[in-house]
RNA sequence: AUAAUAGCAGGGGAUGGGGUCCCCCAUGUUUGCCUUUCUGGCUGAUGACUCCUACCAAUUU
Numbered sequence: 001a002u003a004a005u006a007g008c009a010g011g012g013g014a015u016g017g018g019g020u021c022c023c024c025c026a027u028g029u030u031u032g033c034c035u036u037u038c039u040g041g042c043u044g045a046u047g048a049c050u051c052c053u054a055c056c057a058a059u060u061u
Stems, first nucleotide, its partner, number of pairs: 010025004016052006032042003
């Protein structure tokens, strides 16, 4: 590193990951808003807090 067997560790909260807390679901929970619904437009990487990454705006060197 790969393969097999058995057991354990659940999953979700509109765009990535870690930690803490809260809520929901058990084959369901979940996949934003507005609009002229042919289509066009807007916000946000959080459910909340915080850190990292990406993006956007402004300022300084």